This is a predicted structure of a 1499-nucleotide RNA (small-subunit ribosomal RNA) from a Candidatus Uhrbacteria bacterium. The sequence is in RNAcentral, with records from ENA and SILVA. Lineage of the source: Bacteria > Bacteria candidate phyla > Candidatus Uhriibacteriota. Model confidence (mean pLDDT): 82 of 100. Rfam family: Bacterial small subunit ribosomal RNA. Rfam links the family to the GO terms structural constituent of ribosome and ribosome.
RNA sequence: UUAUUGAGAGUUUGAUCCUGGCUCAGGAUGAAUGCUGGCGGCGUGUCUAAGGCAUGCAAGUCGAGCGGAUUAUUUUCGGUCGCAAGACUGGAGAUAGUCAGCGGCAAACGGGUGCGUAACACAUUGGUAACCUGCCUCGAAGUCGGGCACAACCAGUCGAAAGAUUGGCUAAUUCCACGAUGGUCACUCCGACGUAAAGUCGGAGUGUAAAGUCGCAAGACGCUUCGAGAGGGGCCUAUGGCCUAUCAGCUUGUUGGUGAGGUAACGGCUCACCAAGGCUAUGACGGGUAGGGGAUGUGAGAGCAUGAUCCCCCUCACUGGGACUGAGACACUGCCCAGACAUCUACGGAUGGCUGCAGUCGAGAAUAUUCGGCAAUGGGCGAAAGCCUGACCGAGCGACGCCGCGUGUGGGAUGAAGGCCUUCGGGUCGUAAACCACUUUUGCCGAGGAAGAAUCAUGACGGUACUCGGAGAAUAAGAGGUUGCUAACUCUGUGCCAGCAGCAGCGGUAAUACAGAGACCUCAAGCAUUAUCCGGAUUUAUUGGGCGUAAAGGGUCCGCAGGUGGCCUGGCACGUCCUGCGUUAAAUACGAAGGCUCAACCUUCGCACCGCGCGGGAUACGGCUAGGCUUGAGAGUGGGAGAGGCAAGCGGAAUUACCGGUGUAGUAGUAAAAUGCGUUCAUAUCGGUAAGAACACCAAAAGCGAAGGCAGCUUGCUAGAACACUUCUGACACUCAGGGACGAAAGCGUGGGGAGCGAAAGGGAUUAGAUACCCCUGUAGUCCACGCCCUAAACGAUGGAUGCUAGAUAUUGGGAGUAUCGACCCUCCCAGUGUCGGUUAAAAAAGCUAACGCAUUAAGCAUCCCGCCUGGGAAGUACGGUCGCAAGACUAAAACUCAAAGGAAUAGACGGGGACCCGCACAAGCGGAGGAGCAUGUGGUUUAAUUCGACGGUAAGCGAGGAACCUUACCUGGGCUUGAAAUGCAGCUGCAAGCCACCCGAAAGGGAGGCCGCCUUCGAGGGUGCUGUAUAGGUGAUGCAUGGUUGCCGUCAGCUCGUGUCGUGAGAUGUACCGUUAAGUCGGGUAACGAGCGCAACCCCCGUCCCGUGUUGAUUUUCACGGGAUACUGCCUCGGAUAACGGGGAGGAAGGUGGGGAUGACGUCAAAUCAGCAUGUCUCUUACGUCCAGGGCCACACACGUGCUACAAUGACUGGGACAAUGGGUUGCCAAGCCGCAAGGCGGAGCUAAUCCCAUCAAACCCAGCCUCAGUUCGGAUUGAGGGCUGCAAUUCGCCCUCAUGAAGUCGGAUUCGCUAGUAAACGCCUAUCAGCCACGGGGCGUUGAAUACGUUCUCGGGUCUUGUACUCACCGCCCGUCAAGUCAAGAGAGUCGGAAAUACCCGAAGGCUCCGAUAAGGGGACGAAGGUAGAGCCGAUAAUAGGGACUAAGUCGUAACAAGGCAUCCGUAGCGGAAGCUGCGGAUGGAUCACCUCCUUU
Repeated sequence: UUAUUGAGAGUUUGAUCCUGGCUCAGGAUGAAUGCUGGCGGCGUGUCUAAGGCAUGCAAGUCGAGCGGAUUAUUUUCGGUCGCAAGACUGGAGAUAGUCAGCGGCAAACGGGUGCGUAACACAUUGGUAACCUGCCUCGAAGUCGGGCACAACCAGUCGAAAGAUUGGCUAAUUCCACGAUGGUCACUCCGACGUAAAGUCGGAGUGUAAAGUCGCAAGACGCUUCGAGAGGGGCCUAUGGCCUAUCAGCUUGUUGGUGAGGUAACGGCUCACCAAGGCUAUGACGGGUAGGGGAUGUGAGAGCAUGAUCCCCCUCACUGGGACUGAGACACUGCCCAGACAUCUACGGAUGGCUGCAGUCGAGAAUAUUCGGCAAUGGGCGAAAGCCUGACCGAGCGACGCCGCGUGUGGGAUGAAGGCCUUCGGGUCGUAAACCACUUUUGCCGAGGAAGAAUCAUGACGGUACUCGGAGAAUAAGAGGUUGCUAACUCUGUGCCAGCAGCAGCGGUAAUACAGAGACCUCAAGCAUUAUCCGGAUUUAUUGGGCGUAAAGGGUCCGCAGGUGGCCUGGCACGUCCUGCGUUAAAUACGAAGGCUCAACCUUCGCACCGCGCGGGAUACGGCUAGGCUUGAGAGUGGGAGAGGCAAGCGGAAUUACCGGUGUAGUAGUAAAAUGCGUUCAUAUCGGUAAGAACACCAAAAGCGAAGGCAGCUUGCUAGAACACUUCUGACACUCAGGGACGAAAGCGUGGGGAGCGAAAGGGAUUAGAUACCCCUGUAGUCCACGCCCUAAACGAUGGAUGCUAGAUAUUGGGAGUAUCGACCCUCCCAGUGUCGGUUAAAAAAGCUAACGCAUUAAGCAUCCCGCCUGGGAAGUACGGUCGCAAGACUAAAACUCAAAGGAAUAGACGGGGACCCGCACAAGCGGAGGAGCAUGUGGUUUAAUUCGACGGUAAGCGAGGAACCUUACCUGGGCUUGAAAUGCAGCUGCAAGCCACCCGAAAGGGAGGCCGCCUUCGAGGGUGCUGUAUAGGUGAUGCAUGGUUGCCGUCAGCUCGUGUCGUGAGAUGUACCGUUAAGUCGGGUAACGAGCGCAACCCCCGUCCCGUGUUGAUUUUCACGGGAUACUGCCUCGGAUAACGGGGAGGAAGGUGGGGAUGACGUCAAAUCAGCAUGUCUCUUACGUCCAGGGCCACACACGUGCUACAAUGACUGGGACAAUGGGUUGCCAAGCCGCAAGGCGGAGCUAAUCCCAUCAAACCCAGCCUCAGUUCGGAUUGAGGGCUGCAAUUCGCCCUCAUGAAGUCGGAUUCGCUAGUAAACGCCUAUCAGCCACGGGGCGUUGAAUACGUUCUCGGGUCUUGUACUCACCGCCCGUCAAGUCAAGAGAGUCGGAAAUACCCGAAGGCUCCGAUAAGGGGACGAAGGUAGAGCCGAUAAUAGGGACUAAGUCGUAACAAGGCAUCCGUAGCGGAAGCUGCGGAUGGAUCACCUCCUUU
């Protein structure tokens, strides 16, 4: 300078913010699994049993080192036969090949694996003056003589074999401790340089080499010695990278030295001796796990995780040990020994090692061909040709991965058929298909046909890539998903079943969540799932978190190590900064360019790899060093304050006991009691004595102390802090892991002491129980001394230090100033301890916080150090360790389980929380209910049926305002089946309909007959009947699918909205408050201003007056109808904030809403009703429909509700007398008159009603008489007899009348209801329904006509405000523990079994070392693997049993906690108890309520 560079969501709640976990979306893989599958390229493929392996191959080569053997050809010399040609045979030689052996080189590379290893194994950086190095390169010099063997071979012997062994011959580039020569080689000595060592140079002495082969030759290839190089290796150092402290001490060759041995080389590497060291909290030692790196995945990065393929290093080669050879090995396809395993065997012995390439068994979720070729690249040998090469190059298999391509393209609407959905109109699949035209990638067929060979020949791949031609849309699409997160929706089935699910969660009859179908979405030859890693997760926080209440400050202080550290100056240059050089392998990654048609892939170049080393420079800061300073810190001096600590002594009040006196029946205790004590004299009271414990008032929010904590007074000893002076030291400081000391109460040990109190225990109460709360006793303990324990809500739930950031005020201590004789007062400074609220006065500002809150005593702004946290439960538990006499303390997990647990605040609801207010809510009154009989409704029971609904208040004289049939829904029996009633269509009928009457029958119904015979535009059109088909019908289910309607809270005064403001937000404000009201009514005030639904008013009736109209026998007058007026706190007075409003008064018919009605906010109770009606879905269809007769709904041991009538004298009865209003009437009300004791009958006038009738319209009432307190002249139930009325019909089952009968009942237990004025109470009258009536019910009307309200403590209901809450399904809530059942995991456990490592001892292979021997054979010794024995420790598996833990719709017992949770809760500790728990002692507030005190502000 440029470039790159970070996304969130779901889930705790009624809702909110925060904390916090869980889950998801992304990327990746050597993968596996499910479904599916066209082609090609490039990669990649036993992650498990380093388990076992059949078979083949994977390391040979050189005849130009050597002697042989052998084959072919050939030369030559013999022998035999033969006349000869020739044949046979033997020897020597040449040429070309082959083979075993000797010899050389290679075999230590290449290939595989990751067991072991936490280490100089690896990486990086240096060192080696402490080293080696075959082949290769360069340089120098040399290669002269001699000798002894052993294989092969020959001849024997043993053995099944493998093989072994004896004797004899022989070559070489084999060997020689044989000679020569030789140097820049090796060793020793001397001298010089050098501080020593090392080294260099010079000199002297001693020692030490060699091999040949090919070639005509030149020469080439070798050989020997020395030097150098390159490459390779050995050793050493520093630094870096896992977990565990529930591993804290480890070590005897250990650490060092001297000497020796050994090695290529330093070195305890080994040995002898000497010394006693060495390592460790910066983690030794032990345990667990693990090859390391380049890199790979992910990530914005820092990081985190990983270490397949490729490259580098290490390691191993059946397991363990060992050496040999060699330049190199302690050697993958070499040797020896031991062991396990396997194979062969003649039983005597032998043989073997795929963690090379293929392949096989096994294991496993899982991983390939017993392929081709040395053509290329590379390696070994060789002079070369060449040979060998499972390295390698290729092919095969697997969608295992990455990349590319294809499965067609264009047109095509009757929007075909079909599927799906549907509001039945249509929509959608969908230009999709069909159909028309076109193309040919790919696959198939045919033809041609490479590069890869630099190199003459030689190509596995391969007739491959590629090119051309041909036929033909032909050969080619699936998987997952569709409630939210998360792109994509409907129908059907199912009915908490079957099932789904990553999380939240779906499914109990309308499931977009299960299953199927259609449609749609995403990706695509793949798509999903599972597993694992990173990310999201700032959820371990270096970048980049926290700790008052969410998890988290150690109980407190002292203090070593460690970390951090004031002002000034000089020096150094360790950190730090700048710069140069070296290194940081290649590959990978990144940038650029290029090659395969592109890409993946490959190639080239560049950059980078942030590290380390070396050199040069800078010196601000940190560091080191030297010097100085005084402000931090400490010391000194002075006078003061204090419940600081320890010890000793002293004091009074109270309590208890004892003694004595007085005195008598109680006392004590509680909500009330009882146990207890007391006539053997208590309690009370007086005096005395004794004991122990604690210290009233002062006293306070006060003081002191590090914390725990500390209180009568005096004395002694002792510690710390503050202030003043500014005298001394001169950074001496801060913090503090480990460590040390202190540490309430309870508890423990020993010994004392013991008044009061008081766990445990005993007794009394309470209670369902009461192992408690209350009461009476009471032991440990509480007290002292000494020693332990070491924990608390040890709290400010707030670590320490320093600095900074407005103040006000009170108080404690000290000081200064002014003033004063002095003090007080006043002002200021320092140190400590508190507070800062409400209306207005200042106020708490800034800042922080999730909020609450904190706010100079910070939870603000900063620095340093320490401690602690990382979801809830399991659990502060188990195991282990340390401490303790014990109780126990400290340290401290996991399995398993849950999708939360939690903090603060909000709105409600609730409280056996508080304040205020209202209501016939209580109280004050009057009358009732609950007892009796009857009526009526309900439950229950009964029944063939007793139809159904309603169930606290808010069901029960309710639906029902009229059940003998009907109603009627129920039961029994008899009938009908397009139906009792409705609509459409088709066919038939030429018949309406209707009326009369017959048979069977209980009727319905069935059968048979007669009369009449329709309208018409003449179309069988309307209408009727029959048949058929769609459909009807259901008081069948679901009021928890619904509409509508209704009840209750409640005629209570509330419920909301817009805008604004406040708060992160839920939300608040408005609507709180002060007055007032019946009222959220009004006024005042106010971050609110307005508005809406409610309140009130408007509407109706009654009350007064006026006007008009009208009927009527009648009136200005009664009445009816219509209209209007009047009342508004308008007037006066008082109170009150002058207001709202309240008290009183005047006037008025009426006075403060005049009385009554209608009117019922947002909502609550899944309240009631599917049977009033309507209605979704389900269900029945010769029946769950429909018609009919009879029965039932009226039953009756009981229980409850609502009423009537009574129990009598304020009365009953008899006689006489008086006064209403609302209403009703033509299928009706019914007059007069007559009959009947009466119910009623006859009768028929009048009336469609201000006219007539019910109806003289009443009764209570008044007058007179009688009854005289009794089961009565009360009361009328029940029953008998006789009548009347309605109706088709009064038996089940109606009402009324007369006569007779004459039950219970003498005022009603607990408890409970109504009513505040024309009300209650009492009295009658009318009416709806209705044939009649079970009406004593309901709805109205008038007549007579009271009593009482002090008041709001209590009961009930409601409203407002406030408070607590773990409730929100909202207290009928939530919730704890035991017990019982099931499942699961972990710990303990008499033991049993196994593993790894170590120790001691025994035995001791191979082997090297060492000793003897001759340099041999052979033998001895120490060391030494495996093995054996023993006892400890560690880890693991398993186990009778006992204990706890977790989880599991509806089990048992209680009720511990949340409200004052009904005894405030909780913490520590101790005892006790079925259980939660209770009690004692000390502590906390994270306790409600009330009162008091104090503080602050103003006056």